[in-house]
RNA sequence: GGACCGUAGCUCAGCCAGGAUAGAGCGCCGGCCUCCUGAGCCGGUGGUCGCGGGUUCGAAUCCCGCCGGGUCCG
Numbered sequence: 001g002g003a004c005c006g007u008a009g010c011u012c013a014g015c016c017a018g019g020a021u022a023g024a025g026c027g028c029c030g031g032c033c034u035c036c037u038g039a040g041c042c043g044g045u046g047g048u049c050g051c052g053g054g055u056u057c058g059a060a061u062c063c064c065g066c067c068g069g070g071u072c073c074g
Stems, first nucleotide, its partner, number of pairs: 001072002004069003009026004019057001027045006050066005
């Protein structure tokens, strides 16, 4: 220098092609069941969408800069 990634405690979708309260699995909390644990069932719990700015009626999504991560090239 090039391309990519950053969204819930963890692993990720959604971004290309902007639109109503931002989702899934796992986890966590309470209950039922069970001698106990696990499994199963019921209910509950989840977010500055890395940070700042711009565009727009409206940004997780588009544009710019920065930060962090691994990776390719020299």